[in-house]
Context: one part of a larger RNA
Molecule: small-subunit ribosomal RNA, central domain
Organism: uncultured prokaryote
RNA sequence: CUGGGCGUAAAGCGCGCGUAGGCGGUAUUGUAAGUGGGAUGUGAAAGCCCCGGGCUCAACCUGGGAACUCUGCGUUUAAAACUGCUAAUCUAGAGUUCGAGAGAGGGUGGUGGAACUGCCAGUGUAGAGGUGAAAUUCUUAGAUAUUGGCAAGAACACCAGAGGCGAAGGCGGCCACCUGGCUCGAUACUGACGCUGAGGAGCGAAAGCGUGGGGAGCAAACAGGAUUAGAUACCCUGGGAGUCCACGCCGUAAACGAUGUGUGCUAGAUGUCGGGCAGCAUGCUGUUCGGUGUCGCAGCUAACGCGUUAAGCACACCGCCUGGGGAGUACGGUCGCAAGAUUAAAACUC
Numbered sequence: 001c002u003g004g005g006c007g008u009a010a011a012g013c014g015c016g017c018g019u020a021g022g023c024g025g026u027a028u029u030g031u032a033a034g035u036g037g038g039a040u041g042u043g044a045a046a047g048c049c050c051c052g053g054g055c056u057c058a059a060c061c062u063g064g065g066a067a068c069u070c071u072g073c074g075u076u077u078a079a080a081a082c083u084g085c086u087a088a089u090c091u092a093g094a095g096u097u098c099g100a101g102a103g104a105g106g107g108u109g110g111u112g113g114a115a116c117u118g119c120c121a122g123u124g125u126a127g128a129g130g131u132g133a134a135a136u137u138c139u140u141a142g143a144u145a146u147u148g149g150c151a152a153g154a155a156c157a158c159c160a161g162a163g164g165c166g167a168a169g170g171c172g173g174c175c176a177c178c179u180g181g182c183u184c185g186a187u188a189c190u191g192a193c194g195c196u197g198a199g200g201a202g203c204g205a206a207a208g209c210g211u212g213g214g215g216a217g218c219a220a221a222c223a224g225g226a227u228u229a230g231a232u233a234c235c236c237u238g239g240g241a242g243u244c245c246a247c248g249c250c251g252u253a254a255a256c257g258a259u260g261u262g263u264g265c266u267a268g269a270u271g272u273c274g275g276g277c278a279g280c281a282u283g284c285u286g287u288u289c290g291g292u293g294u295c296g297c298a299g300c301u302a303a304c305g306c307g308u309u310a311a312g313c314a315c316a317c318c319g320c321c322u323g324g325g326g327a328g329u330a331c332g333g334u335c336g337c338a339a340g341a342u343u344a345a346a347a348c349u350c
Stems, first nucleotide, its partner, number of pairs: 004321003007304002012318001014203002017200001021196003025090001028087001030085002033083002035079001037077006049065006093193001094190003097186005105179007112156001117151007127138002164171002208249006217243002222238004260317006268295013299306002323350003332343004
């Protein structure tokens, strides 16, 4: 390279945007670049094959012929289906408009109650905590309990759902403002404007880093008490980073549906969420569009399982894999304040 693959065996980039490139709907005109046909030139010699000849044979050398140079290249001629290009066309893809709708989608500001903790005051007295059992711990300087008040930070019980929204990460009290996307219905408009996407640039949980705030609870590290043969743990009592906010960095995760994106086609049943239409009449039935689940035919699969939300049948484009270890390591490059990230071998070994 070819071939075969990528849910779980090696393998889908964490995610979208998008450049180049690749691919691209309907009907028509022209062209002839690709394409297929004819003619012609060229495609050295040697080698391979056939018939001979020369070294005593053979290898080897040599004469002639056939074939080959895989279906190559050039010139020319006629074709015009398909691809390309050109001109003009259409509306089924895509988008715009109008009218509705649902939603923890994002950002900023404000605000509410419960709880925990602390402080102040009242009542009150000897225990309280904690555990398998204890102890460390707190407490007559009045704890725990209980009542009232104040402060502060963080998170939002019930609603809550196999529910919703978002490209993914993710998003949950309430209110206002700013703002992205989506769905349904109506037809009016544009007229292929599309799909994918190497590089690129952007977003990206948690932890971590920088500067400045904040710090109630929880809690790596750490200390103590237990347990134990030991216990650098599990359990308990404490506890300072962090967790929170602003700005900047990091750029990784079992970033998972371990399943790239888009389009078309291929039985159904049932639940649920958001719309439309019709019927009956106030929540049910039928139907239709969009989402989200469960089961399941055909088909697929090594099996498990998947099964109109495909892992079925196809097409387009991208990414990735090629025995285990060494190793996602070394070296080098790029990025980073660092931690490190990314790109990524070989010797050797089984």